Order: sequence, then structure tokens, then C1' cells
RNA sequence: GAAGCGGGUCAGGCAAUCGCUGUAACCUAACCGUUGCAGAGGAAAGUCCGGACUCCACAGGGCAGAGUGCUGGCUAACGGCCAGGCGCAGCAAGCCGAAGGGCCCAAAGCGACGGAAAGUGCAACAGAAAACAAACCGCCGAUGACGCAGCGAAAGCGGCGAACAGGCAAGGGCGAACCGGUGGUGUAAGAGACCCCCGCUGAAGUGGCAACACGACAGGCAUGGUAAACCCCACUCGGAGCAACACCAAAUAGGCGCAUGUUUCGCGCAAGCGAUCAAGGGGGCCCCCUGGAAUGCGUGGGUAGGUGGCUAGAGCCAACAGGUAACUGUUGGCCCAGAGGAAUGAUUGUCACGAACGGUUCGCCGUUUGAACAGAAUCCGGCUUACAGAACCGCUUCCUCU
RNA sequence: CCACCCGUAGCUCAGCUGGAUAGAGCGAUGCCCUCCGGAGGCAUAGGUCACAGGUUCGACUCCUGUCGGGUGGGCCA
Repeated sequence: GAAGCGGGUCAGGCAAUCGCUGUAACCUAACCGUUGCAGAGGAAAGUCCGGACUCCACAGGGCAGAGUGCUGGCUAACGGCCAGGCGCAGCAAGCCGAAGGGCCCAAAGCGACGGAAAGUGCAACAGAAAACAAACCGCCGAUGACGCAGCGAAAGCGGCGAACAGGCAAGGGCGAACCGGUGGUGUAAGAGACCCCCGCUGAAGUGGCAACACGACAGGCAUGGUAAACCCCACUCGGAGCAACACCAAAUAGGCGCAUGUUUCGCGCAAGCGAUCAAGGGGGCCCCCUGGAAUGCGUGGGUAGGUGGCUAGAGCCAACAGGUAACUGUUGGCCCAGAGGAAUGAUUGUCACGAACGGUUCGCCGUUUGAACAGAAUCCGGCUUACAGAACCGCUUCCUCU
Repeated sequence: CCACCCGUAGCUCAGCUGGAUAGAGCGAUGCCCUCCGGAGGCAUAGGUCACAGGUUCGACUCCUGUCGGGUGGGCCA
């Protein structure tokens, strides 16, 4: 210097003019108006988690349901963050190889990373066999039967053959996966049957808060995979959401009270009572319950509408201190949008940046042009997603120079 | 603000208790039939299973995250 990866930061600055929202002062009875000040983001987004806040519910416990899942810490809380462990994968260096390549593997990277030794389920196709172990090709056939010839008086004996019974799992073959690997001993052939080494399992003990690491010693090897299948274990979780919620409060309809009044019949002076008939509700029907048109006045609740909730907060900045870090504490300073169908905009100039073209005294100059993703809606902490460009830091590789 | 659903061929939909080459109807194209067209018959093509990652031997199907579209509730009686 180039390329790649990772990390956080910024997200054009200033001025003028015209508008919009809020607020302070002035003016005004009030509105209006004038002036000053302030006015989107790193994601305001998706609404995926967690809290604050508000209302409702709640003696305690359990079932069901949902969520989380290595360990420790941070935090108001979290599925977030930090640190560590283990695993996967792995460039350089190192080792092996004639080479292709392989082994090992610092760093950076990734990991939904409790339990498969509680139980149940599932595994297409291929293959002999898919969780029980089994035997297609193959190897053997020591042993027992069989055949052939031989010896023998006979009982029988040994030899050869074939592969009936049977033995085996080394090799081949199937598969994503089939019950440790390699070498030797051994055998009829073989096999952890036995042995060395490696792997594996259990484990006294040691280190660590823990996950975990090391591991004396013991064991021929048991316990294949899948829980983002049911399930088991541990822990957490009451519900709703600012259209929460609180206050003020129309019109219309309906509720309640009073007055006038209201189908029929009976009793009663009347108020009223009983039956009946409309109407409505429950129900499939019988049946049961409510109960009387209309008008006027008064009135509780709710709705429209208005106000609050609403932005001074787990707030921002700086210094110091603690901590590996996330983070926390102390001190000092600061106030930084609050709209409500929803303001935060537009134009111009200039400076800074990028690109193209032209000129150049190589210092630059001129002209044109470009600048992302996106926009608060109760408020915070995270995650995820989108994003032109700018500079910075760290790591790796390559090239050049010393 | 809250709760949920869907995305598969040009269109409408199956398949989603994981098992290979993903189907159906309509439509499209070609051939047959007909004097011609329609109807009918035969055949063919057409798929990033919305996208990405993961679990698994294996994913349209299971899980997670995005993208797009849609529904209901938060009024009264």
C1' cells in the first nucleotide's frame, strides 16, 4: 500500500425568506396578534421479548396451559448483555506423504448447549438383517451323519471327496446409521476368545463458586439415532392494556320515579285485589316468568365531545472510583418534541464531501450533478430488519522498502 | 393497542400424524375429428412449494427470523 473480516461512531454545517406546532413575555375582558426560544431517529419501523404505569381479580396450595433451558455474573426485568466452559468447523504455523492429500490446530467464526441409563413412538428406499441382533455372497466343516476306494476274519481303523447337519462373522455387499479400531496370538475357519497400543465406560482423589478439566484404580466394551416426536426434570408466569384509567358532560333512544291515563270481567264508595286478553323473554311442546297504550315533568348511568394521564426520566454529558467486562457508585453540570385525523416543511445562497467534463503555473480553478433507510403517538431496556456515504480502531493474508 | 389466519402451475384449490419423481379442475399449446368453428377425444408443456437459516439420514410438512396479504376485538342494546 491492497484485499477480506470484525467492532463501535457520525448520519452534512451555517445563514436568509415564507409556512406549521408548542411554550414564555407583552397586549387584550377574551380570542386574535407581536417578539423570543424549542421542535424526529439510529433505527422513531416490525410489534418479537422484558419492564414501568393504570384498572380488574386474588386466603393458601394443586391440576391444566404457556414460556425458558451449559455455568457464573449484570440488570427493574428479559428469550438481552458480559465473562467462562464444552462442542462443531477451521486459515496460518507444525508434523506425515513422491503427489493428490491427510493429521494436528493459536486466532477470528458458529452453537435452541437439560435428559435417549423412566416409558411410548418413528426410521421411506436399499439390504439377509434397522434395534431384537441376524447370516445374502463368503470362510470352515475340527465334530456327527453320507459317498468312494483301501486295510482287516470281524468289530473297526485311518485316507480322500462332497457340503446334509452344523460352526463363524475375518472379507465382500446394503444403507444416513447395523453393535469399538489396528496389529499379533489362537483356530477347522474365526471371533475381545486372549494380548500390546489407541478409543470407550465407571471412578477414589485433585483444581475450580460452577459449567468443567486432570485422573490413581477398575472394567473386555455394556448404554446406536431422533425430545425444533410425545414425554420427563428444573425454573418462571393472575388477566387486560394509554382506545388502560380518572374527571366534566350534550342530542336521541332506552332505565327509574311522579302525575294524567290505559283490554275485558268480578268485588269494592275509592285506593286497590283476583281472573282474562294483548306484548315480550326462557324452552322443541305442555309450562314458567315479566307485565300494560300514550303524554308531560324530574332524574341516575353510559355514548358523542372536552380535560387530565403526557413526558424530569431505570434521563443526558463530564470527571473520579470499583470491576477482566457487562455494569455500578459518588460529585458537578444540563433540560432535550409533545401533536391528537395528528406540527416538525419548502425555496435560495454559501461551506464541506463524492462523481463527470474542461482548464492549469500541478498548488488548484471553473461548470454540471449527486447525497441513503426512513419518519415520534404513554414511556423505557433489548432483539430483529432497512440503510447512500464518511472517518476511526482491531485482526488475518499478500506485495514493496528498510 | 391486542388476538389470529394465509402465501403451492396463468387462476381456484388439494397434499402439511415428515419418506423419494409435488397433484386435481379450469386455462394454454399441439394433433385427431369437421367444409369451417364450437363441443368431444388424445397428448404435451408449465412449480425458487413467499424468502432465508436451522433440526433431521431425509422438510411443502417441524422450529426460528423476515417479506407480502387478510380477518376479528377493543361502541351501545
Annotation
Two RNAs folded together computationally: RNase P RNA and transfer RNA, 479 nucleotides in total. Model confidence (mean pLDDT): 77 of 100. It holds a member of the Rfam family "Bacterial RNase P class A". Gene Ontology terms of the family: tRNA processing, ribonuclease P activity and dimeric ribonuclease P complex.